[in-house]
Context: one part of a larger RNA
RNA sequence: CUCUCGUUAAGGAACUCGGCAAAAUGCCCCCGUACCUUCGGAAGAAGGGGGCCCGGCCCGGUCUCGGGCCGGGGACACACAAGAGACCCAAGCGACUGUUUACCAAAAACACAGGUCCCUGCGAAGUCGUAAGACGCCGUAUAGGGGCUGACGCCUGCCCGGUGCUGGAAGGUGAAGGAGCGGGGUUCACGCCUCAACCCGAAGCCCCAGUCAACGGCGGCCGUAACUAUAACGGUCCUAAGGUAGCGAAAUUCCUUGUCGGGUAAGUUCCGACCCGCACGAAAGGCGUAACGACUUGGGUACUGUCUCAACGAGAGACUCG
Numbered sequence: 001c002u003c004u005c006g007u008u009a010a011g012g013a014a015c016u017c018g019g020c021a022a023a024a025u026g027c028c029c030c031c032g033u034a035c036c037u038u039c040g041g042a043a044g045a046a047g048g049g050g051g052c053c054c055g056g057c058c059c060g061g062u063c064u065c066g067g068g069c070c071g072g073g074g075a076c077a078c079a080c081a082a083g084a085g086a087c088c089c090a091a092g093c094g095a096c097u098g099u100u101u102a103c104c105a106a107a108a109a110c111a112c113a114g115g116u117c118c119c120u121g122c123g124a125a126g127u128c129g130u131a132a133g134a135c136g137c138c139g140u141a142u143a144g145g146g147g148c149u150g151a152c153g154c155c156u157g158c159c160c161g162g163u164g165c166u167g168g169a170a171g172g173u174g175a176a177g178g179a180g181c182g183g184g185g186u187u188c189a190c191g192c193c194u195c196a197a198c199c200c201g202a203a204g205c206c207c208c209a210g211u212c213a214a215c216g217g218c219g220g221c222c223g224u225a226a227c228u229a230u231a232a233c234g235g236u237c238c239u240a241a242g243g244u245a246g247c248g249a250a251a252u253u254c255c256u257u258g259u260c261g262g263g264u265a266a267g268u269u270c271c272g273a274c275c276c277g278c279a280c281g282a283a284a285g286g287c288g289u290a291a292c293g294a295c296u297u298g299g300g301u302a303c304u305g306u307c308u309c310a311a312c313g314a315g316a317g318a319c320u321c322g
């Protein structure tokens, strides 16, 4: 010096990306317990006291007994592989218990009950297989398959022009096939054969509708109010329709450490607002939400060798010899 431990004056997160690590809390009994809430929870909330011994005091009294209060103190023995919550506030995401990258990711990702759309009438649809056959299912639309969403609460706006899907006994187009006039080829000639027009020919496409919890989309410029500023209002162009409710510097905000407020002595983070949304927005769901989380962010109490700033001690290495 390294590793694994132990203790530490004063301070107590000043350490650091970050309290990482460590310390602290810890069992049983009693008291007591807020916001919020889906009334179940939250909750072991939080916060106190007691246990064994000693001292003092009080009360009762069957007299060295019992009960209580205050203060102080620390164990001893046994058993065992080992003993044992830190807490609070605020916010984000995901409802929840679960699942996952065997060996760098456990999460806000996946799943999930619930919602919704589409397909499927049973020899079902769908899947595997060349097939036979099998699964689906010894099930039968309250069933099965597929897509999206993801508890619950309040909701889910406008657009069917494009693409997709569904429907549409008309019309256009449309192959093989059918048909075979007139004519040509072949033949000396006819016939046969052959070429071949009209016409009849399916799906599909065109066409006509419907459909967005189907794929998707949801404007620009100019002017206007008796300070200024702004524009409820007007004009105009374009579109299939021009973003509704709610939310908003957001896991989304470039400019940006936006501005204001809060917290700090000091705050690019955090919380509450504002709205100028570069580039939120309604089942690739929108906004809330009790409970839950080895999740993420900010703050606080307690606690500490994380640090100021290091010291000492124990064991094992390191070093020497064998």
Base pairs, nucleotide, nucleotide: 001317002316003315004314005313006312007311008310010308011307014306019303027051028050029049030048031047036041038151052073053072054071055070056069057068058067059066060065086301087300088299089298090297091296092295093293094292098110099109114149115148116147117146118145119144120143126135127134128133152288153287154286155285157218158217159216162215163214164211165210166209167208168207171206172205173204177200178199183195184194185193219237220236221235222234223233246280247277258274259273260272261271262270

Annotation:
This is a predicted structure of a 322-nucleotide part of an RNA (large-subunit ribosomal RNA, domain IV) from a soil metagenome. RNAcentral holds the full RNA, with entries from SILVA. Its mean pLDDT, the model's own confidence on a scale to 100, is 84.